[in-house]
């Protein structure tokens, strides 16, 4: 923006518009008639007259009326539709010297004289009808003769002019041909005269039409050739007129790459919509032109038609029929059916504007003017206005306070547009008609007629008009879409990847601003949304205004036709170009200024514009054309230079293979390892000789040549191009290049040769899950030559050709010049070929005088990915195939360059008990413990790779306990409030498994302002309590892990369009982003380190409960005692270690290596300490917490049971398998810790666990309190004097209670197990290993956990590999980030 449609909704008015589809079929009515002043007759009605037998008859009448007929004009306009048409159809500008034009206007002339018919009508017929036949009568402005006529036409003749040169105009004369119609009125002396009108001829005009021409006018080349009346000529015919329009003859032309022919689509235009414009799309309404009228064809009439409401023929369809025949054409207005998403009334009127007829009145007019229907478009108005906070009620939300709906409502005070009722009331209408009067003209006339003026009368469909006034009352009048972003507008509830939404991105899997509903909000508003289609944004077909190295896109490369473009000077011309003028560019529309409807839409006046075309007059710079020159472009000649440039012929050596001979013996060959293969019939190896084919090592080079493909031994012949120097010549001869034509790697094809090596196919051997592959052994086409095809490649610089301009530096190839100490120089210049780089360009990468820079000319090509360079068609080819080249369908991306990560069976550097080197284990046995699984009424729940599994649990007999069964309570075991009662509390008894229930005894407390209050108990009611119920993927907090790995970041600056980079990279170094140096970076933060604790040495201080050297006392003996602070120790404070010193290495650095001293040496050892982050890691069952769920139960209490089950699987441990040992005896040495509901000594008893008893100790005082080791003896390699499971018996201890289900002791029993498969774990020094001790939890229960000390090793060459990690770099189609992405087959 729309001729729209659909959904929801709907008050009024104005003004437009309304079958886009079936040019499908149509019932019914209407849409073209009119004239009696062209004609004649009859009938009916009226009027008049006469007659009358009163029934009527006759005549007349005229300006009465109706239906027919002859005749005239009209019906060719108006109205509809867009099927056809790509065309002189339309548009625009012209031409007709090649034409016509009824009615109209002007002028000239005429309007004469005869004739015979015919319809109507009458009668008789045919037929169902439509219709029609015969006989008879009649008229005309119907029809037909005669006369007259030229300025008309034709023929001949004649004068002049003009141009297109055979036509036109003009002119003289002669001849021929062709006309007519009356009507009405007035007067009349009836002879006529006259007015108006009609008719005929001619000329001119106006209007309309016809024909011709230039230019413009959609798509397809997968339509490239078309044409035989075709193109032209002569002649004839035909037409209003030119013309192959038609015909006869003659000639062979005509059109076409500037797109003919063919195909598809389409009425064209003014204009409409959009757009800044240029353009793009469209061609409804209005206006101009064309075409058509059921389909096809044809003519007649006429001024005009090949005719929408005419005719004839054919066809399809429909209707009537008496079956013989007939009738019809809504793409006129209404209307019907049908089709369709979809488009209106079978209305009124000729009042106005126009049209036809008529002298006129008037008649006709579905043209037109109006009304009806439709929110279909545009425009306007209204649905109230002011005030009104208790911020009402209700709704919604809530952090519970409030917020919002919201001045919104109610209330109060006003107004009355529109709609309603009632009344009034323009304009569209007078230039009409008619009557009267007056004037003028014609005339003899005052008549008639015409014109003009004036006075009266008269005509309105719309219409209950517009408009105005009055009345009443806020009274009758608001919806639709949206609210995640784009895009203005947010919350709650429901739902739970369901239902659904969606224009694009995308929402929805239990906290959805995205679905549905609600509250609120936003936008528009009598409309609002959706859908379809158009333009814009889209510079996304780029004329304005794009691109082609890598995103799509440079033909593989030359030559060259058409075409396009083209150096310099002068002149001519004026085609292009520029300016002026004239004509035209219809009106409407758009734009500007006005005017009329109350405004606007709408209508209307004027202007501008219509960017165009044509004619004409000028200008002449540039381009073109023509003429004459020039030499700078291009070319030719001369002398040279380099070269794998091309073609042909010949020659050469090395090597492979094969053959022969010889030497010689068992292997050769091949691979990651093998095998197939060759070889005792003598291979391989070695030597000599020969054959044959192919290719040419070194030189060799980001070297050379060629247009590209490509070209490499040497010699000869033929031949193309390039470069250099200098002069001479030609004088723009040039550049590009659609079609065309030639060349064109490899493979492939055809014919004939050749065939050493290599080698598709093929065979065998390996590899493998398979291996139609990679590897190996063989091996055919082919590779080679000649001739002929093919015509493609990542034919690449992924970069078309030519020309000009725009900083340089360096290397190299081929020349030339100058200089010159003669060096293997230096300088300059030119043609190539490479590297870097300025400006500039580029999305970036990069390019950069060899441009991808700045320009010019020409060609080719591109327009999202896939389908597809495919199908069909054409052309080429022997074939293979090549070339040209789509669409349906499908996706929302595909792609480029760069960035950060992650990743790599990529690279470099480095680290870690990561590997290696070692020691000891696990995996096998028995048991303990945890888990899975199974079982069960329940075996409560959680943890699940590393980072779950002796984990939560630092300790399940009851309790714990969350689980199960049964019993039982319902404001509750617990919290806060209210009311009442009572102190709290306590004794005893009964029932019960207990919870609990009943009965019963004692007890009246504390504070007080004397009102009461505080704590506690019971009862009642209502708010509520309670939940180890769910969600760790809604959360907080805490924790694990990478990882104690060395990293993670920021500010400012700089670089980059940007993401980002730099810093943080680099060279060293470190345990370390530790430090140093360098550097477009400079600084800083969190991490590292240090600061903290323990430990190793010393010192000072202090000595009790600790210690005891020296002095003294005492004992059988003992720090037992007096004393002492020396030592140990205790626990406070200090010192000490910092690469500080020396030497070497290193960069005069950081640092490293070695050494000295030192108790300790390079972070001395250990601990605490865990960056940014990752894993939706773990935990709702520690705790807290949102949401959901339960509320006589998913809450509370109790008893009993279960968490302890057991075919089995796994993890973590303990004990072992023994002699480095077991057993017996003797004997020695710790530390950390704990202890009053406790640790408990000495002593007695018990074989023992333990019991009795109780000193001491609230702890450096007392107690718990060592083992391995060491010494001696025994056992002697065995299922044992190893090992201790299991079972029987007897006990101890704890505890209400050890049955399910505790620990320990004693006696007896004496299982498996003889060192453990694949695999796997820990550890680098006071460590591993081994030995015991303590503590927490705890009534009791430890092989677990956390600590403690005793004894006390081995090994590390080293970083290739496994695992994990850090830094740099590289590749990437990954980003949920390799457990990624993704291809094919099968299901």
């Nucleotide at each position: 923006a729309c001729g729209a449609a659909c959904g929801c909704u709907g008050g009024c008015g104005g003004c437009g518009u309304g079958c886009u589809u079936a040019a499908c079929a149509c019932a019914u009515g209407c849409a073209a008639g009119u004239c009696u002043a062209a004609g004649g007759a009859g009938a009916a009605a009226g009027a008049a007259u006469u007659c009358u037998u009163c029934g009527g008859a006759a005549u007349u009448u005229u300006a009465u009326u109706a239906a027919a007929c002859u005749g005239g004009c009209g019906a060719a306009c108006g109205g509809g539709u867009g099927a056809g048409u790509a065309a002189c159809g339309c548009g625009u500008a012209g031409a007709c010297a090649a034409c016509u034009u009824g009615c109209c206007c002007a002028g000239a002339g005429a309007u004469u004289u005869g004739g015979g018919a015919u319809a109507a009508c009458a009668c008789c017929g045919a037929g169902a009808a439509a219709u029609u036949g015969g006989u008879g009568c009649u008229a005309a402005u119907a029809c037909c003769g005669g006369a007259u006529a030229a300025c008309a036409u034709c023929a001949c003749u004649u004068u002049g002019a003009c141009c297109u040169c055979g036509g036109u105009c003009u002119u003289u004369g002669u001849g021929a041909u062709c006309a007519a119609a009356g009507g009405u009125g007035g007067c009349u002396u009836c002879g006529g005269c006259u007015a108006c009108u009609g008719u005929c001829u001619c000329u001119g005009g106006a209007u309309g039409g016809g024909u011709c021409u230039g230019c413009g006018u959609c798509u397809g080349a997968u339509u490239a050739g078309c044409u035989a009346g075709u193109u032209g000529g002569u002649g004839a015919g035909g037409u209003a007129a030119u013309g192959g329009c038609u015909c006869a003859c003659c000639a062979a032309g005509g059109c076409a790459a500037c797109g003919a022919u063919c195909u598809g689509u389409a009425g064209c235009u003014g204009g409409u919509c959009u757009g800044a414009g240029a353009g793009g799309a469209c061609g409804a309404u209005c206006a101009g032109c064309c075409a058509c009228a059921c389909u096809g064809g044809g003519a007649c009439u006429g001024a005009g038609a090949c005719a929408c409401g005419g005719c004839c023929c054919a066809g399809a369809c429909u209707c009537c029929u008496a079956c013989g025949g007939g009738a019809g054409g809504c793409a006129g207005c209404a209307g019907u059916g049908g089709g369709g998403a979809a488009u209106a009334u079978u209305g009124g009127a000729c009042a106005a504007u126009g049209g036809g007829g008529g002298a006129a009145a008037c008649c006709c007019u579905g043209a037109u003017c109006c009304a009806g229907c439709a929110a279909u478009a545009c425009c306007g108005c209204g649905u109230g206005u002011g005030u009104g906070a208790a911020g009402a009620a209700g709704g919604c939300c809530c952090g519970a306070g409030g917020g919002u709906u919201g001045u919104a409502a109610a209330g109060c005070a006003c107004u009355u547009u529109c709609a309603g009722u009632a009344g009034g009331g323009a304009g569209g209408a007078u230039u009409g008609g008619u009557u009267g009067c007056a004037u003028u003209a014609c005339u003899a006339a005052u008549a008639u007629u015409a014109a003009u003026g004036u006075a009266g009368c008269u005509u309105g469909a719309c219409g209950u008009u517009a408009c105005c006034u009055a009345c009443a009352g806020a009274a009758g009048a608001a919806g639709c879409a949206c609210c995640g972003g784009c895009u203005a507008a947010c919350u709650c509830a429901g739902u739970g990847c369901c239902a659904g939404c969606a224009g694009c991105c995308g929402c929805g899997g239990u906290a959805a601003u995205a679905c549905u509903g609600a509250g609120g909000g936003u936008g528009c508003a009598a409309g609002c949304g959706u859908u379809a289609a158009u333009c814009g944004g889209a510079a996304u077909u780029a004329c304005u205004g794009g691109g082609c190295g890598u995103a799509a896109a440079g033909c593989g490369c030359g030559c060259g036709u058409a075409g396009g473009u083209g150096g310099u000077u002068a002149g001519a011309u004026c085609a292009g170009u520029u300016g002026g003028a004239u004509g035209u560019g219809a009106a409407a529309g758009c734009c500007c200024c006005g005017a009329g409807c109350u405004u606007a839409a709408c209508u209307u006046g004027g202007g501008a514009a219509c960017u165009g075309c044509a004619u004409u007059c000028a200008a002449u710079a540039c381009u073109g054309u023509c003429u004459a020159g020039c030499u700078a472009g291009a070319g030719u000649a001369u002398a040279g230079u380099a070269g794998a440039g091309g073609g042909a012929a010949g020659u050469g050596g090395a090597a492979u293979u094969c053959u022969g001979c010889a030497u010689g013996u068992a292997g050769c060959g091949g691979u990651g390892a093998a095998a197939u293969g060759c070889g005792u019939a003598g291979a391989g190896a070695u030597g000599c000789a020969g054959a044959g084919g192919a290719a040419c090592a070194u030189c060799a080079g980001u070297g050379g040549c060629g247009a590209a493909g490509g070209c490499g031994a040497c010699u000869u012949c033929c031949u193309g191009g390039a470069c250099u120097a200098a002069u001479a010549c030609u004088g723009a001869c040039a550049c590009u290049g659609a079609g065309g034509u030639g060349c064109g790697a490899a493979a492939g094809c055809g014919u004939g040769g050749g065939g050493a090596g290599c080698a598709a196919a093929c065979a065998g051997g390996a590899u493998u899950a398979g291996a139609u592959a990679c590897c190996c052994u063989g091996g055919u086409a082919g590779u080679c030559c000649a001739c002929g095809c093919c015509g493609u490649a990542a034919a690449c610089g992924a970069u078309g050709a030519c020309a000009a301009c725009u900083a340089g530096c360096u290397g190299u190839u081929g020349g030339a010049g100058c200089u010159g100490u003669a060096g293997u120089g230096g300088c300059u210049u030119u043609a190539g070929u490479a590297g870097c780089g300025a400006a500039g360009c580029u999305a970036a990468c990069g390019c950069g005088u060899u441009a991808a820079g700045u320009u010019g000319u020409c060609c080719g090509c591109c327009u999202g990915g896939g389908g597809a360079g495919u199908a069909c068609g054409g052309c080429c080819g022997c074939a293979a195939g090549g070339u040209u080249a789509a669409a349906a369908c499908u996706c929302a991306a595909a792609g480029g360059a760069a960035u950060u990560g992650a990743c790599g069976g990529g690279g470099g550097c480095c680290c870690g008990c990561a590997c290696a080197a070692g020691c000891g284990g696990u995996g096998g046995a028995g048991c303990a413990u945890g888990u899975g699984g199974u079982u069960u009424a329940a075996u409560u729940c959680g943890a699940u790779g590393c980072a779950a599994c002796g984990c939560g649990a630092a300790g399940a007999a009851c309790c714990u306990u969350a689980c199960c069964a049964g019993c039982u309570c319902u404001u509750g075991a617990c919290a806060u409030a209210c009311a009442g009662a009572g102190a709290a509390c306590u004794u005893u008894c009964u029932a019960g498994a207990g919870a609990u229930a009943g009965a019963u005894u004692g007890g009246u407390g504390c504070c007080u302002u004397c009102g009461g209050g505080a704590a506690c108990u019971c009862u009642g009611a209502c708010a509520c309590a309670g939940g180890u119920g769910c969600u760790g993927c809604a959360u907080g907090g805490c924790u694990g892990u990478c990882g104690u790995c060395a990293g993670c970041u920021c500010g400012u600056g700089u670089c980059g369009u940007g993401a980002g980079a730099u810093g943080u990279u680099g060279g060293g170094u470190u345990a370390a982003g530790u430090c140093c140096c360098g550097c477009a970076a400079c600084g800083a933060g969190c991490g590292c380190a240090a600061c903290c604790c323990c430990u190793a040495u010393c010192c000072u201080u202090a000595g009790u409960u600790g210690c005891c050297a020296g002095c003294g006392c005492g004992u059988a003996a003992u720090g037992g005692c007096g004393g002492g602070g020396a030592c140990u120790c205790u626990a406070a404070g200090g010192a000490g270690a910092c690469u500080g010193c020396c030497g070497g290495u290193g960069a005069c650095a950081a640092a490293c290596c070695g050494g000295a001293g030192g108790a300790a040496g390079g972070u001395g050892g250990g601990g605490a300490u865990g960056a940014c982050g990752u894993c939706a890691a773990g935990u709702c069952a520690u705790c807290a917490u949102g949401g959901c769920c339960c509320u006589u139960a998913u809450g509370g209490g109790c008893u009993g049971g279960g968490c302890u089950a057991c075919a089995c699987a796994c993890g973590u441990g303990c004990u072992a398998c023994a002699a480095u040992g077991g057993c017996c005896g003797g004997u020695a040495c710790a530390a950390u810790g704990g202890g009053u509901a406790g640790c408990a000594a000495u002593a007695u008893c018990g074989c023992g666990a333990g019991a009795u008893g109780g000193a001491g100790c609230c702890a450096a005082u007392c107690c718990c309190c060592a083992a391995a080791a060491c010494c001696g003896g025994u056992c002697u390699c065995a299922g044992u004097u190893c090992g201790g499971a299991u079972c029987g018996g007897a006990g101890u201890c704890u505890g209400c209670a050890a049955c399910u289900c505790g620990a320990c002791u004693c006696c007896g029993u004496g299982a498996a197990g003889u060192c453990g498969g694949a695999a796997u774990c820990g550890c680098u020094a006071g460590u591993a290993a081994u030995c015991g001790c303590g503590u927490a939890u705890c009534a009791g229960c430890a092989u677990g956990a956390c600590g403690c000390g005793g004894u006390g090793a081995a090994u590390a060459c080293g970083u290739u590999c496994c695992c994990g990690g850090g830094c740099c770099u590289u590749g990437c189609a990954c980003a949920c980030a390799c457990c990624g992405c993704c291809c094919g087959u099968c299901a």